[in-house]
């Protein structure tokens, strides 16, 4: 990172598994992405079982990640082409 070129990946949304849940595996489907390969190391930012608090005390209310998100940002590492 082009008006190139072989290609890759798949958003939301559907079906199914799995989990308390955020979200994940698959399988369809493309909203995009030049790293939208991979990494939870920084920041954030989702959930909140478990645990602790509070209370009008089976219901609820707050805090909390050791659990997610790389397609939130940094940052590490790798990677296919080759005009300027």
């Nucleotide at each position: 990172g082009a008006g190139a070129a072989c290609g890759g990946c798949a958003a939301a949304c559907c079906g199914u598994c799995g989990g308390a849940a955020a979200c994940g595996g698959c399988g369809g489907g493309a909203c995009g992405c030049a790293a939208a390969g991979c990494c939870a190391c920084g920041g954030g930012c989702c959930u909140g079982u478990c645990g602790c608090g509070c209370a009008u005390c089976u219901c609820g209310c707050g805090c909390c990640a050791a659990g997610g998100c790389a397609g939130c940002c940094g940052g590490g590492c790798u990677a296919c082409c080759g005009a300027a």
A computed fold for an 84-nucleotide RNA from a soil metagenome, annotated as c-di-GMP-I riboswitch aptamer. Its Rfam family is "c-di-GMP-I riboswitch aptamer". Its family is annotated with cyclic-di-GMP binding in the Gene Ontology. Rfam's curators write: GEMM was predicted in a large-scale screen for bacterial structured RNA regulatory elements. RNAcentral holds the sequence, with entries from MGnify.